This is a predicted complex of two RNAs, RNase P RNA and transfer RNA, with 447 nucleotides together. It holds a member of the Rfam family "Bacterial RNase P class A". Rfam classes the family as a ribozyme. The coordinates come from a structure-prediction model, not an experiment, and the mean pLDDT is 78.
[in-house]
Parts: sequence; structure tokens; C1' cells
RNA sequence: GAAGUUAACUAGAUGAUCGCGGAGGCAGGGACCGAAAGGUCGCCUCUGAGGAAAGUCCGAGCUCCAUAGGGUACGGUGCUGGGUAACGCCCAGUGGGGGUGACCCCAAGGAAAGUGCAACAGAGAUAUACCGCCCAGCACUCAGCGUGCUGGGUAAGGCUGGAAAGGCGAGGUAAGAGCUCACCGGCAGCCAGGUGACUGGCUGGCCCUGUAAACCCCACCUGGAGCAAGACCGAAUAGGGGAACUAUGAAGUGGCCCGCUUUGUUCCCGGGUAAGGUCGCAAGAGGCUGUCGGUAACGGCGGUCCCAGAUAGAUGAUCAUCACCUCCAAUUUGGAGGGACAGAACUCGGCUUAUCGGUUGACUUCGCUA
RNA sequence: GCGCCCGUAGCUCAGCUGGAUAGAGUGUCUGACUACGAAUCAGAAGGCCGUGAGUUCGAAUCUCGCCGGGCGCACCA
Repeated sequence: GAAGUUAACUAGAUGAUCGCGGAGGCAGGGACCGAAAGGUCGCCUCUGAGGAAAGUCCGAGCUCCAUAGGGUACGGUGCUGGGUAACGCCCAGUGGGGGUGACCCCAAGGAAAGUGCAACAGAGAUAUACCGCCCAGCACUCAGCGUGCUGGGUAAGGCUGGAAAGGCGAGGUAAGAGCUCACCGGCAGCCAGGUGACUGGCUGGCCCUGUAAACCCCACCUGGAGCAAGACCGAAUAGGGGAACUAUGAAGUGGCCCGCUUUGUUCCCGGGUAAGGUCGCAAGAGGCUGUCGGUAACGGCGGUCCCAGAUAGAUGAUCAUCACCUCCAAUUUGGAGGGACAGAACUCGGCUUAUCGGUUGACUUCGCUA
Repeated sequence: GCGCCCGUAGCUCAGCUGGAUAGAGUGUCUGACUACGAAUCAGAAGGCCGUGAGUUCGAAUCUCGCCGGGCGCACCA
């Protein structure tokens, strides 16, 4: 210098004018309506989107139903240890895969408990003699080689396939075969290390196709609904019609069973409404910072700060200067253009997806120079 | 805001316990029949099964992530 890997930050800045939401106030004098409570408007001060506010995919807080209880699957998760309020998330490690490397990826328990499936091709798909090789007998030929038939041995070779009875070499054999042996792979037992996943060594024997994001087995976890939850205030209407079940019932209450609660309960049609107001609802598993413990995720302690609360939904627009990028003239500079994804709605912790650009740290490979 | 469901030919739908090359009706086109048209008969074209990954020998089908569309949920009595 080029190419790359990874971690983190940022999401233009300042000023002026106009406009919108929220909170507090009325000073030096607020204005109007109202009997009052209060309402409408004005002025001043402070404050007003995100890293994803998104998708609603997981996990919780909170509220109601039992105080959320017992069992189960037709539910979920699935290497090990830790973190956390919790998780399917995060951190560290193990094993496997990819890359020259920094580094990245993995739904990664069990196929040696059982069942199912494996189309087509192929002789044969969990078991097989189609071709081939070898032996014996018979026939042809007949000196022999050879050819055919019958019986037997054989999984070393050929063929098909994603997958064909561990791989490869040597010995051995009529030909062959873990039949025997060395190495490698797998399994079992023992020993050592590690909290553990697992790793290393020794011995044994050669037994095992794949699929569990097929049923299943094992281990662990799991009640439901959701802020339109729920509580209070207020207005209006026909407490109308039909259906189910009738107490061994119906509903809350769910995939099912038990248990608990209520006793006219549910559903449908129809009716009314200011389709309303207040709370829930902004101090929280909160932010920033220092220090200590821990490899880390994270945790303990101290200090400091208060940081949107709308309800059809505010958070905007214009101008000027500066900074960044692109193009043109042209190299002091001038002109034109551009700035993404998107946008709170009870609140958090994650994941996933979208995103123009810019900045910083650490590291890798290659080339050049010293 | 919350919950649930669905994407297959131009349109309406099968196929969804995995097996090669995805079917049906209707519509379109061509031919026959007819003086001409409709109906009828014969034939043809038309699909990377919304999209991207994964599991598997093999995916429309199983799993996950996106994209698009649809439905329901106010309060009172």
C1' cells in the first nucleotide's frame, strides 16, 4: 500500500422566524364566559421518537379469572458449564464443518428399545449369487487349452444407487472371506485428566445402512386471556325475541381429566350510547459514571440525573452559515444536487428483518522498503 | 393496539401422513360441425406451487425467516 476479518460508536451541527403536543406558572396587570366548580384563549419558562419505535417471533412484569392447584399430551426445548426476573436469549468451553489466515457457521440427546418409510434404477435395500472367480461330476472336443449343463463354495472384482455386510495393505486359500496380522475408523470395558460435554492411553472382539425439522423413547419446562387486561364516574335504551342445558346441568376454563367458584347461565338476533371521561400511564429488572469481583456474559457497592405521554394520534416547515458526499467548470476557488431505513401508543429483556453514509480500536493475508 | 387464518394455471379449487414429469372445472387459442353464430366434439398452449434458506437421496407437502392478503375484538342494558 492492497484485500479482508471482527468489535463498538454515530444517525449532521448552530442560529433566526412561523407552527404543534405535554408539564408548571400568571410576576409588573392576564383576557372572556359562568352564581360557583370550572371552561376557552393568551403570555412566560422547561421539555418533546428510534437503533431498529417495525415484524409480533420468544421471555417476563402488571391486571382479571382459585391463592393458579394436581395429572396428562395433541404443546415446547434438546452438546456441557455458567449468567439472568425469565427465555428458544447471552457468555465461556466441547465436538463437527468451512476458510491460507484473522475468523465464521451448526435444531448438536437417542437409529445398539420398538414401529414406519427408502420412489426410480438394480440380481439384490437389510437382505442378495445377475455377471464373474474356484472345485467336482457329465457331455462335446479330445494331446492339451476350451465350451455347455448340473451340484457346491465364494461378497475379492463388475453393475445399479444417496446408501450394498468396516477401509486399505500383507499373509493365507482351490478361489475367497477379520480367517489371521499391522495401521486407520467405530463399539465395549478398564485406567488417567477435567465440575462437565469430552480428551488421552491400554485391552478385547469385528457387531450394527440412512431417516426422529416420521411416529416414538429419554431428560427438562409449561394454567388461560390479554391495557380493547382491569377499576371508578356518567349518559341513553325495549330489561324485547329465539335457541341450548336444565343441577349427574351450564358457565368461568383452557386440548383433555380431576379439583375450585357461581347458581339462570351462555350463545344468537334486536336495542341504546357523550362510541364519553378519570385512573391504569411514565421512578423503572431506569440511564450515566467510579471502583471491586469474574476469562466473559454479568454481579456487589458508592456517586449523580429525571429523560415524550398523544387518543385519530404532537414531535414539523422555511431561510442562513459551517461540516460530509457526488457531478460540472477548473485546481486559491465557484456553481448545481444529495443525506438512508423508518416513526412511540401499558412497560421492559431478547431475537429477526430494513438501513445512504461516516468514525475509531484490535487482528489476518499478500506485496514493497529499511 | 391485540388475536386468528390464507397464498397452487387468467379465475375458482384438488393434491399437503414426502417419491421423480403437479391435476380438475372454467376461460384463451386452433380445427371440425353450421349459410353465420351459440351449444357440442377433438386438440394445444398456459405453473421455477408467494419468496429466501434449511432437513432429506429426494420438498407443492416438513421446519424457520421474510413478503402480500383477509377476518374478528368498544361500552351499556